[in-house]
């Protein structure tokens, strides 16, 4: 001084699980429902597209735990190896 092994820590990566955030449905969710549609004599009611809100599935990325690793870096510990 190289090199191995093993233990601790931090980090990477991969999986999984929670968490809030973002988007998230031509029809096939919920709300409201212009306008046009039934309904009446009329007034009124009724369904009820776009649009807008809001969500489900499910998507992103983030953060927080567990897992795993032929990864990276540290400090420790034991061994071999040259060399004063």
């Nucleotide at each position: 001084a190289u090199u191995c092994u093993c233990a601790u820590u931090c980090a990477a990566u991969a999986u999984u699980a929670a968490g809030g955030a973002u988007c998230g449905a031509a029809c096939c969710u919920g709300g409201u429902c212009a306008g046009g549609c039934c309904u009446u004599g009329a007034u009124u009611g009724g369904a009820g597209c776009a649009g807008c809100c809001a969500u489900a599935a499910g998507a992103u990325a983030c953060c927080u735990g567990a897992u795993a690793u032929g990864u990276g870096g540290a400090u420790g510990a034991g061994g071999a190896u040259a060399c004063c």